[in-house]
């Protein structure tokens, strides 16, 4: 310096060709339960790396820019 690839709750992964309130384990928070705790049960709170664009309608497609990663020089 060119070029690929990831970016989604506090983690880890989902969301099949664009389509209706983004879902699901762990973790947290409140509650049952229990002497206490913990293990079950039940309920909650949380999120599309930014902007711009195309669309009736983006997590998804398109440019740019951040950030990690790799390949070549």
């Nucleotide at each position: 310096g060119u070029c690929c690839c990831u970016g989604u709750a506090g983690u880890u992964c989902a969301a099949c060709a664009g389509g209706a309130u983004a879902g699901a384990g762990c973790a947290c928070a409140g509650g049952c339960c229990u002497c206490c705790g913990g293990a079950g049960c039940c309920u909650g709170a949380a999120a599309u790396g930014g902007c711009c664009g195309u669309u009736c309608g983006a997590g998804u497609c398109g440019g740019c820019c951040c950030a990690g990663g790799g390949a070549c020089a």